[in-house]
RNA sequence: CAUCGAAAAUAGCCGAGUUCCGCCUGGCGGAAACGGGGGAACCAAGUUUUUGGGGUGAAUGGCUGUGUAUCACGGCAGUCUAGGGCGUCCUUUCGACCGAACCCUUCAGCUAACCUCGUAGGCUCAUGGAAGGAGCAGUU
Repeated sequence: CAUCGAAAAUAGCCGAGUUCCGCCUGGCGGAAACGGGGGAACCAAGUUUUUGGGGUGAAUGGCUGUGUAUCACGGCAGUCUAGGGCGUCCUUUCGACCGAACCCUUCAGCUAACCUCGUAGGCUCAUGGAAGGAGCAGUU
């Protein structure tokens, strides 16, 4: 010096998931902030109800294979994909990655007032590269 691997944080990332106050302080209660759901008129829909329907979320939708007499459905595996994030911000481009999970329970279009709920969890040294622009900070 290069490559590979491991680890760390008053370094950060995904996400709404943060800060503050009080008390009878192993917890309880509240406020702000951010986020979600329900809920008129008008508008929309004017039907489509188990082929259930709906919600949070980027996480939708295909193709192929697989059980078996065959087919369908579902699960599983692979591969693509709508969409999503990659650390000051925007656009373009390249690159690698994610493309899940859960909830309500027969029920919900939009929706002012109003009612109501959440304050998690997980991860990282790809903490990417380039171009153009906007801003901030520092120095002279």

The prediction has a mean pLDDT of 75. Predicted 3D model of a 140-nucleotide RNA (c-di-AMP riboswitch aptamer (ydaO/yuaA leader)). The sequence was found by an Rfam model in a public genome assembly.